[in-house]
The prediction has a mean pLDDT of 84. A computed fold for a 90-nucleotide RNA, annotated as SAM riboswitch aptamer (S box leader). Rfam family: SAM riboswitch aptamer (S box leader). From the family's description: The SAM riboswitch is found upstream of a number of genes which code for proteins involved in methionine or cysteine biosynthesis in Gram-positive bacteria. Rfam links the family to the GO term regulation of gene expression.

RNA sequence: UACUUAUCCAGAGUGGCGGAGGGACCGGCCCCAUGAAGCCCGGCAACCUACCGAUUUUUCGGCAAGGUGCUAAUUCCUGACAGAUAAGAG
Numbered sequence: 001u002a003c004u005u006a007u008c009c010a011g012a013g014u015g016g017c018g019g020a021g022g023g024a025c026c027g028g029c030c031c032c033a034u035g036a037a038g039c040c041c042g043g044c045a046a047c048c049u050a051c052c053g054a055u056u057u058u059u060c061g062g063c064a065a066g067g068u069g070c071u072a073a074u075u076c077c078u079g080a081c082a083g084a085u086a087a088g089a090g
Base pairs, nucleotide, nucleotide: 003088004087005086006085007084008083013041015040016039017038021031022030023029025079027077028076042071043070044069047067048066049065051062052061053060054059075082
């Protein structure tokens, strides 16, 4: 980078560093020096692994140690042959 499957109306900070942008894209509408992005810490969730229980042996429930993810607004809203994340196969 293209493909497959699933999910995207729940949840999560009065923290530290930083110092001007950010919400993918178009059009809107918003956030932001009463501090944007980014990094760290904290937190949320439970897709995969591990573990525990049940079971019609494939599913369900639990847990949160490991791998990710997420942490303004329904993916912020509309649109598209759109995007994001997880897991898989190449």